This is a predicted structure of a 263-nucleotide part of an RNA (large-subunit ribosomal RNA, domain VI) from a Defluviitaleaceae bacterium.
Context: one part of a larger RNA
RNA sequence: CGCAGGAAAUUUGAGAGGAGCUGUCCUUAGUACGAGAGGACCGGGAUGGACGAACCGCUGGUGCAUCUGUUGGCAACCAAUGCCACGGCAGAGUAGCCAAGUUCGGACGGGAUAAACGCUGAAAGCAUCUAAGCGUGAAGCCCCCCUCAAGAUAAGAUUUCCCAUAGCAUAAGCUAGUAAGACCCCUUGAAGAACACAAGGUUGAUAGGUUACAGGUGUACGCAUGGUAACAUGUUUAGCUUAGUAAUACUAAUUGGUCGAGG
Numbered sequence: 001c002g003c004a005g006g007a008a009a010u011u012u013g014a015g016a017g018g019a020g021c022u023g024u025c026c027u028u029a030g031u032a033c034g035a036g037a038g039g040a041c042c043g044g045g046a047u048g049g050a051c052g053a054a055c056c057g058c059u060g061g062u063g064c065a066u067c068u069g070u071u072g073g074c075a076a077c078c079a080a081u082g083c084c085a086c087g088g089c090a091g092a093g094u095a096g097c098c099a100a101g102u103u104c105g106g107a108c109g110g111g112a113u114a115a116a117c118g119c120u121g122a123a124a125g126c127a128u129c130u131a132a133g134c135g136u137g138a139a140g141c142c143c144c145c146c147u148c149a150a151g152a153u154a155a156g157a158u159u160u161c162c163c164a165u166a167g168c169a170u171a172a173g174c175u176a177g178u179a180a181g182a183c184c185c186c187u188u189g190a191a192g193a194a195c196a197c198a199a200g201g202u203u204g205a206u207a208g209g210u211u212a213c214a215g216g217u218g219u220a221c222g223c224a225u226g227g228u229a230a231c232a233u234g235u236u237u238a239g240c241u242u243a244g245u246a247a248u249a250c251u252a253a254u255u256g257g258u259c260g261a262g263g
Base pairs, nucleotide, nucleotide: 001151005162006161007160008159009158010157011156015148016147017146018145021049022048023047024046025045026044027043033038051105052104053103054102055101059099060098061097062096066092067091068090069089070088071085072084073083074082075081109143110142111141116136117135118134119133165176166175167174168173181259182258183257184256185201186200187199188198189197206252207251208250209248210247211246212245213244215241216240217239222235223234224233225232226231
């Protein structure tokens, strides 16, 4: 821009893409078959491999603004604290992300067929699956399953909302302010390159802060007691705490602007 008014939702599915794999064991049954050796079809069940999707409750990885320990140095000294040295090194570790972790998937079924096997049956008094006609039949084909999808210009469908101003032309029309609605702008996100999408904008829990809790680390500083001291013990399962959960308007989403029907 189009989809012959303007919007907000919910959809149909022409079409396109994905998936499609397979082993072993048990049973049927040591049955059918076979002199024996051996050894099934059909059917039922269990459990794997590879592949794929989703997720983070479990097992773990990472976790550079979390906690702790510690070496050398600097901040005049003690203590406390901070900084530099690959995050200085080391031990743990929340959220998120992830796999080696967990769950799930290929199924069932239908239709038309291939090779093949048939029924009826002439040409050709017989025979013949074929010439007319009618069946069975595959991991393959078309559906069924998952995803996208009306720019499918053949532009689909349903529901709801907005309503009948003004000016100029009067043949279609042009212009302006509006309606429903939308955007700009702002706070953000399990969404994201930008855009988009999603949650909100005071009639508010959208983000930050604060409080509480969860989770993490592992018992802070100071003081007291014991010890010559290093240090230990008590106060103290403390203190600190990023991304988690909830509550709470304390801070910031202010005020505004633009577009948008008149067939």
The source organism's lineage runs through Bacteria, Bacillati, Bacillota, Lachnospirales and Defluviitaleaceae. The coordinates come from a structure-prediction model, not an experiment, and the mean pLDDT is 88.